[in-house]
Context: one part of a larger RNA
RNA sequence: UGACGGGGGCCCGCACAAGCAGUGGAGUAUGUGGUUUAAUUCGACGCAACGCGAAGAACCUUACCAGGGCUUGACAUCCUUCGCACGCGGUAGAGAUACCGCAUUCCCUUCGGGGACGAAGAGACAGGUGGUGCAUGGUUGUCGUCAGCUCGUGUCGUGAGAUGUUGGGUUAAGUCCCGCAACGAGCGCAACCCCUAUGGUCAGUUGCCAUCAGGUUAAGCUGGGCACUCUGGCAAGACUGCCGUUGACAAAACGGAGGAAGGUGGGGACGACGUCAAAUCAUCAUGCCCCUUAUGUCCUGGGCUACACACGUACUACAAUGGCAACAACAGAGGGCAGCCAUGCCGCGAGGCAGAGCGAAUCCCAAAAUGUUGUCUCAGUUCGGAUUGCAGGCUGCAACUCGCCUGCAUGAAGUCGGAAUUGCUAGUAAUGGCAGGUCAGCAUACUGCCGUGAAUACGUUCCCGGGCCUUGUACU
Repeated sequence: UGACGGGGGCCCGCACAAGCAGUGGAGUAUGUGGUUUAAUUCGACGCAACGCGAAGAACCUUACCAGGGCUUGACAUCCUUCGCACGCGGUAGAGAUACCGCAUUCCCUUCGGGGACGAAGAGACAGGUGGUGCAUGGUUGUCGUCAGCUCGUGUCGUGAGAUGUUGGGUUAAGUCCCGCAACGAGCGCAACCCCUAUGGUCAGUUGCCAUCAGGUUAAGCUGGGCACUCUGGCAAGACUGCCGUUGACAAAACGGAGGAAGGUGGGGACGACGUCAAAUCAUCAUGCCCCUUAUGUCCUGGGCUACACACGUACUACAAUGGCAACAACAGAGGGCAGCCAUGCCGCGAGGCAGAGCGAAUCCCAAAAUGUUGUCUCAGUUCGGAUUGCAGGCUGCAACUCGCCUGCAUGAAGUCGGAAUUGCUAGUAAUGGCAGGUCAGCAUACUGCCGUGAAUACGUUCCCGGGCCUUGUACU
């Protein structure tokens, strides 16, 4: 100087407290451990691994296993020789592949040849998701959006170092003010960027419809209009600016006015010096080591989907603030041509057949909680839906291992969950649905979107984490 303390002081954070909803019990989904296996590929392991890499394992993917093949190779460059570029069919085979048949030259040309493509050959080489993240780059997590981390000159100290950065106030903030052997500066904080909340202005189709006219069973449907809504460009607006009180004549705090919004308005992007030999050699790149008729590569089938068990994360429930049936409403953000699919018909339904519109502010996907009426009357039930049987649909060469959906039947556990433990302070929690990416098909996951919409915070003694000052130390 740091680090540490079951030392002290000050302060902060859904850290506790006050509340609300959960997890831990059940069933299922999913990840992990373990076990099993020919293989159950690999990585991730307190917070910061475990619905994580994986924005989607039937084949492919795929790295694993078994078997069948290849050896200049599936892929790249160079050399030689030949040629029929490409393509189609048949036979054998699980396929890779092997054999046979058919057909035909493509581009440039100075006609020498060159290029593309295919076959054969030789070697240089290719190839490796093999090892090392403790050899590395790059990227990322984390403390933590915590308020800190430093430098120049000066001064002090023999020196390590100190000062500045401490102190008095204040702030979300090393934010600002005052003081001071310090005076300044840099990286952080804040602001500048994006979205959102208000009105103005410009623009007016594919959006909108107040007025005028036409029109229908109905409809902005038509003429017309751009007022309104909306869309999206521009500028405005909030700055403790104004008033009062407190304060040290400061910074600032508290209250008030005006205002759509008030003291950072709300949200996002943005992550200082560094810590954890943190994570990643399997995104990629890369040193060294290793394999080279195999640790490379092609194919078929299997596996990653196993199952006594243990844990994490979710979904669905245990019902009446509910279930079921019928009827009636109201979003936002997105996506759509190998696509989204109106409408009609067929089917109980998943879906099928026909078929309009739309490369989309034009057409389509397309809401549910909610409301109204009826029913059920507290029961393992008209709760709950696991499991299983049968019959079907869809995608796809192909749903046995191992997809999703529908109908009929079946109707398990479960009556609110021990110790323990999580999230959340407002359009939040809780609850309801919708969309998207991935994707042939497959979502209880993920990323977004809107609808309905609370309770509570006395306070900082205690638990956890953090910041500043100070003190002790046999540690550095």